Molecule: transfer RNA
Organism: Actinomycetota bacterium
RNA sequence: GGGGCUAUAGCUCAGUUGGUUAGAGCGCAUCCCUGAUAAGGAUGAGGUCACAAGUUCGACUCUUGUUAGCCCCA
Numbered sequence: 001g002g003g004g005c006u007a008u009a010g011c012u013c014a015g016u017u018g019g020u021u022a023g024a025g026c027g028c029a030u031c032c033c034u035g036a037u038a039a040g041g042a043u044g045a046g047g048u049c050a051c052a053a054g055u056u057c058g059a060c061u062c063u064u065g066u067u068a069g070c071c072c073c074a
Base pairs, nucleotide, nucleotide: 001073002072003071004070005069006068007067010026011025012024013023019057028044029043030042031041032040050066051065052064053063054062
């Protein structure tokens, strides 16, 4: 220098043909339970869907560029 893959909650990951409010497990907070803790139960908080632009009535999803990480070729 060229090509490919990945980027979604604190962590690990889903997300159907683009469709109106984006989810799970673990973790976290509060409460219940207990003599107390763990375990268990209930409720809740937590998101610039990496960034920018474009297409579209509508974009996490499609297109282009940028950034970061990983892999391959030279």